[in-house]
RNA sequence: CCGGACGGGCAGUCGCUUCCGCAACGGGAAGAGGAAAGUCCGGUCUCCAUAGGGCGGCGUGCCGGCUAACGGCCGGGGUCCGGUUAUCCGGAUACGGAAAGUGCCACAGAAAAUAUACCGCCUCGGAAACGAGGUAAGGGUGAAAUGGUGCGGUAAGAGCGCACCGCGGCGGAAGUAAUUCCGCCGGCAGGGCAAACCCCACGCGGAGCAAGACCAAAUAGGGGAGGAGGGGCGGCCCGUCCCGCCAGACUUCCGGGUAGGUCGCUGGAGCCGGACAGUAAUGUCCGGCCAAGAGGAAUGAUUGCCGCCCGCAAGGGUACAGAAACCGGCUUAUAGUCCGG
RNA sequence: GCCGGAGUAGCUCAGCUGGUAGAGCAGCUGAUUUGUAAUCAGCUGGUCGGGGGUUCGAUUCCCUUCUCCGGCU
Numbered sequence: 001c002c003g004g005a006c007g008g009g010c011a012g013u014c015g016c017u018u019c020c021g022c023a024a025c026g027g028g029a030a031g032a033g034g035a036a037a038g039u040c041c042g043g044u045c046u047c048c049a050u051a052g053g054g055c056g057g058c059g060u061g062c063c064g065g066c067u068a069a070c071g072g073c074c075g076g077g078g079u080c081c082g083g084u085u086a087u088c089c090g091g092a093u094a095c096g097g098a099a100a101g102u103g104c105c106a107c108a109g110a111a112a113a114u115a116u117a118c119c120g121c122c123u124c125g126g127a128a129a130c131g132a133g134g135u136a137a138g139g140g141u142g143a144a145a146u147g148g149u150g151c152g153g154u155a156a157g158a159g160c161g162c163a164c165c166g167c168g169g170c171g172g173a174a175g176u177a178a179u180u181c182c183g184c185c186g187g188c189a190g191g192g193c194a195a196a197c198c199c200c201a202c203g204c205g206g207a208g209c210a211a212g213a214c215c216a217a218a219u220a221g222g223g224g225a226g227g228a229g230g231g232g233c234g235g236c237c238c239g240u241c242c243c244g245c246c247a248g249a250c251u252u253c254c255g256g257g258u259a260g261g262u263c264g265c266u267g268g269a270g271c272c273g274g275a276c277a278g279u280a281a282u283g284u285c286c287g288g289c290c291a292a293g294a295g296g297a298a299u300g301a302u303u304g305c306c307g308c309c310c311g312c313a314a315g316g317g318u319a320c321a322g323a324a325a326c327c328g329g330c331u332u333a334u335a336g337u338c339c340g341g
Numbered sequence: 342g343c344c345g346g347a348g349u350a351g352c353u354c355a356g357c358u359g360g361u362a363g364a365g366c367a368g369c370u371g372a373u374u375u376g377u378a379a380u381c382a383g384c385u386g387g388u389c390g391g392g393g394g395u396u397c398g399a400u401u402c403c404c405u406u407c408u409c410c411g412g413c414u
Base pairs, nucleotide, nucleotide: 001341002340003339004338005337006336008306009305010304011303012302013301014300016031017030018029019028020027033320037331038330040329041328042327043326044325045208046207047206048205057204058203059202060201061200062076063075064074065073066072077095078093079092080091081090082089083088096199097198101197102196103193104192105191118139119138120135121134122133123132124131125130147165148164149163150162151161152160166188167186168185169184170183171182172181173180174179212263213262214261215260222254223253224252225251226250231246232245233244234243235242270289271288272287273286274285275284276283277282307318308317309316310315342413343412344411345410346409347408348407351366352365353364354363360397368384369383370382371381372380390406391405392404393403394402
């Protein structure tokens, strides 16, 4: 430095939250974490939406397994790094596709990908300067320069030819597969970037417990029934009586919905121990246990002794941090002690 | 509970299909003026919030983290 485990102990007093119990007072039981955090993934649950298909969007990306699921975990492979060095050990790994297409590669450099000749080398012409041509072996530039080494070959060179390595194709063997090994063929074509667009394969409906469900005041408003007095309209005109219709205080019923209350709510992909299967992740079986569940939020304060740190002492401090429907992961924070590297 | 945005010079902001980071104001020096302001010329000033990765190369792309601001319920 990295990884893992624990992460103050015992007892008393006074409080707080929930539950139990009591006629009442007194009483009894339980009460934060490995991350409760960040909200980065995946699920349970609930409501809404939803024929099927396509386009679009987002995410994931070697292979196999585990799992409810995952971008998580386990095992294996390839690549890279370190030690040792053919072996082996340890670590890292966002690791599909660059001959599907498009795009980018600053500066330097001749040339940054349809190629290309700056220096150099060689041939020819020329007295020379220089010109025409060949050439990627060498120099130089750059992060990166058109397979590498060696031999042959050539005017000089060049996969131009050959051997080995690398690359591509085909076949065979091992393996579930990724992949590895062997043989044959091909002189060999196209550098990098996909955490650039993109292509391919697979997956994904949206919202979130303030989801949602039930009970249900007062007031206001809606609908049905009844409906006195008075009012309006009509019954040719006026007045009155009567009849019909409308509206209507009031009475009663119904329904929506607010406040409020109840549920969702914590017994669950649960925890502990053992056995078995498996390299492991994990799974199965058996036994035991119940350990916050409030509803804007309790889990606190103090005393004594002990542990650790600071201090001569008195005394002070004791990490990171605190549940809010629940669960599986990831990431981040963490004094001190112990273990491993 | 769910979601979005921004951190760049002392201040306010550009720059983000990757190629050595700029403007205005401020500061300093000089000129101008009797002097100051204004004006003109020049200069200084940057861990691009922190860490890690991809890449030849990162302010820009990806992951993680910190701070601030905002929205819905």